Two RNAs folded together computationally: RNase P RNA and transfer RNA, 445 nucleotides in total.
Rfam match: Bacterial RNase P class A. Rfam links the family to the GO terms dimeric ribonuclease P complex, tRNA processing and ribonuclease P activity. Rfam classes the family as a ribozyme.
The prediction has a mean pLDDT of 83.

[in-house]
């Protein structure tokens, strides 16, 4: 300096003018001036995990649900951070082919993806096609040594077809066919058997651990695929949702009707048990459709500084940063410019997921140049 | 605002790993003097993107779109 990749961060700026609107003062009195504050990085999907408040205790077993390599962080997570292990695979590089464009295979960098316990506990499933699809089979083939047949021989033997009958190399069939390559064996073959490679099991180092792979020992290989089929193993979850919940006021007819009803019923869960209560549950009919809290100072933001590879931990100092209830955060003017994109909080936060015009910065890989 | 729930030809509606039934209506035909029935044929679907499997309408995820249901006294 080119490529490329990840990961943060900004989301038009500035000036006036009028309006909306929470908060504080101040003056009058429910309105006015002053200050001051006023979407997001996803405020959105509500897909996960907590706080918070109520269920009497939030109890016990069943069910039922989640989630799954290993360690770490954290209030908790299906989340991040690191690491292992598989998968694919661009761009450098290597090699063939080619005049050259280029094509094609290795090998693949930063970095990308992976619901990644377990199928040597059980049950389960594989349509079509194939011969055979789960403690494999033999359609084409190879063989026919052995037992039988026919043929030559006087026997010894020799030949032939393939009827028993062996095989699992070769073709073929599938999404999958029960290790590979070479040799040796054989009738005619196979791990039958022997070498290397590969898989497994143990030992012994390494490493907290997943797991390595330089070691040794054993085993001819026994263990094929789904578990986002059922299940099994480990952990983990009570239900419910601010329309949760708390107070205050105001009005009515605390009315009729069905149904259970103490072996019941109800106490916010699908069952059984413990405990508490004794009524309870639909319908139909009345009343009110008014205030106030919850409510934003928080797992909170900014600066440093320590400890960690890093998520994050801690400390030190500095900030206060929307809080409505028909539900405000707009519109107009000018000026600059890289012409401005998804998109509006409604109890809060941590993440995921999905939209997004553009801009900048770091950090790591590659590859040229220069010292 | 929060919680459940669903998407299968035009319309209804079953299937739940292995070629999506059936009925209505729509097209042609037979029938009729001409319809209507009625009988015979036929076209056309799994809201969208990915995953898991050999193989998805189905099993799981991520978007669209729909539909329900939740205030307060007595």
């Nucleotide at each position: 300096g080119a490529a490329g990749u990840u990961c943060g961060c900004c989301a038009g700026g500035c000036a006036g003018u009028c309006g909306c609107u929470g908060c504080a003062u101040g003056c009058a009195u429910u309105g006015c001036a002053u200050g001051u504050g006023g979407a997001g990085g996803a405020a959105a999907g509500u897909c996960c995990g907590g706080g918070c408040c109520c269920c009497g205790c939030a109890g016990a077993g069943c069910a039922g649900g989640a989630u799954g390599c290993c360690g770490g962080c954290u209030a908790a997570c299906g989340g991040c951070c690191g690491g292992g292990c598989g998968c694919a695979g661009c761009a450098a590089g290597c090699c063939a082919c080619g005049c050259a464009a280029g094509u094609g295979g290795c090998c693949c960098a930063a970095g990308g993806c992976g619901a990644c316990g377990g199928a040597a506990a059980g049950u389960g499933c594989a349509a079509c096609a194939g011969a055979g699809a789960g403690c494999a089979a033999a359609c084409c083939g190879c063989c026919g040594a052995u037992g039988g047949c026919c043929c030559c021989g006087c026997a010894a033997g020799g030949g032939g077809a393939u009827c028993a009958g062996g095989c699992a190399a070769g073709g073929g069939u599938g999404a999958a066919a029960c290790g590979g390559u070479g040799g040796g064996g054989u009738a005619a073959g196979a791990g039958c058997c022997c070498a290397c490679c590969g898989c497994g099991u143990c030992c012994a180092c390494g490493g907290u651990a997943a797991c390595g792979g330089c070691g040794g020992a054993c085993g001819g290989c026994a263990c094929g695929g789904c578990a986002a089929a059922c299940c099994c193993c480990a952990u983990c979850c009570g239900g419910g949702g601010c329309a949760a919940g708390g107070c205050c006021a105001a009005a009515u007819a605390g009315g009729g009707g069905a149904g259970c009803g103490a072996u019941g019923g109800c106490g916010u869960g699908g069952c059984u048990c413990g405990c508490g209560c004794c009524g309870c549950u639909c319908c139909c009919g009345g009343g009110u459709a008014g205030g106030c809290u919850g409510c934003u100072a928080g797992a909170g933001c900014c600066u440093g500084g320590c400890g960690g590879c890093a998520a994050c931990g801690u400390c030190a100092g500095g900030c206060c940063c929307a809080g409505a209830g028909g539900a405000a955060u707009g519109a107009c003017u000018g000026c600059c410019c890289a012409c401005g994109a998804c998109a509006g909080a409604a109890c809060c936060c941590g993440g995921c997921u999905u939209a997004u015009c553009g801009g900048c910065g770091a950090a790591c890989u590659u590859c040229c140049u220069u010292u | 605002g929060g919680c459940g729930c669903g998407a299968u030809g035009g319309c209804a509606g079953a299937g739940u790993g292995g070629u999506u039934a059936u009925g209505c209506a729509g097209c042609g035909g037979c029938c009729u003097g001409c319809a209507a029935a009625g009988c015979c044929g036929u076209g056309g679907a799994c809201g969208u993107c990915g995953g898991u499997u050999c193989g998805a309408u189905u099993c799981c995820g991520g978007c669209u779109c729909g539909c329900g249901c939740c205030u307060c006294c007595a």